[in-house]
Predicted 3D model of a 104-nucleotide RNA (SAM riboswitch aptamer (S box leader)) from a soil metagenome. The prediction has a mean pLDDT of 82.

RNA sequence: CAUCCAGAGGAGCAGAGGGACCGGCCCGAUGAAGCUCCAGCAACCCCCCAAUCCCACACAUGGAAUGGGAAGGUGCUAAAUCCGGCAGCAUCGACUGGAAGAUG
Numbered sequence: 001c002a003u004c005c006a007g008a009g010g011a012g013c014a015g016a017g018g019g020a021c022c023g024g025c026c027c028g029a030u031g032a033a034g035c036u037c038c039a040g041c042a043a044c045c046c047c048c049c050a051a052u053c054c055c056a057c058a059c060a061u062g063g064a065a066u067g068g069g070a071a072g073g074u075g076c077u078a079a080a081u082c083c084g085g086c087a088g089c090a091u092c093g094a095c096u097g098g099a100a101g102a103u104g
Stems, first nucleotide, its partner, number of pairs: 001104004009038005017027003021085004039077003044073002046069002049067001052064003081100001086097003089093001
């Protein structure tokens, strides 16, 4: 600096916690955290293309937004970042903005 109302889980080991913090409300012995394997989502990095645009014009070369892709690097796969926390409002809301956090 950008994004965070979309999307996507099975198996094995393990055995009581987990959802950042606080309050709430949830998830969890029909198996939490953690570890391993496999699968998936997404498109930040990345890869490819060049219809279009730029490099005064043409051609070549080069570059690029939109668009396309998913081999690889991250990330993610309950609930809107689960909700609130601070501020605002003739509206009190699944409101608007902010903080904090997460990811790149």